This is a predicted structure of a 100-nucleotide RNA (SAM riboswitch aptamer (S box leader)) from uncultured Sporosarcina sp. The prediction has a mean pLDDT of 82. The sequence is in RNAcentral, with records from MGnify. The source organism's lineage runs through Bacteria, Bacillati, Bacillota, Bacilli and Sporosarcina.

């Protein structure tokens, strides 16, 4: 900084204690115990491997390894067009996540 993805999917576990869902703002969520570590699970972007394909292209498998991820659509909005009076639809921009 490029590209691609963000509406599915994942625990009646242990440890442990007050915060927490990036940021303002809103609404949530937490002592019936958050956040974070551990196990343990999802998912399959990359490597590896296997299939099918003449070959490539491409398309499926699996989950060894590298990461991710596991409350709410990326919780909603934060600019814009556009339509409407109940707020709604596109799009962006922030942000996250792989790979380069």
């Nucleotide at each position: 900084c490029u590209u691609a993805u963000c509406a599915a999917g994942a625990g009646u576990g242990g440890u442990g204690g007050a915060g927490g869902g990036a940021c303002g703002a809103g609404c949530c969520c937490g002592a019936u115990g958050a956040u974070a570590c551990c196990c343990g699970g999802c998912a399959a972007c990359c490597g590896a491997u296997c299939c099918c394909g003449u070959g490539g292209a491409g398309g499926g498998g699996c989950a060894c390894g590298g990461u991710g991820c596991c409350a709410c659509u990326u919780c909603u909005u934060g600019c814009a067009a556009c339509g409407u009076a109940c707020u709604g639809u596109u799009g962006g921009g922030g942000g996250a996540u792989a790979a380069g």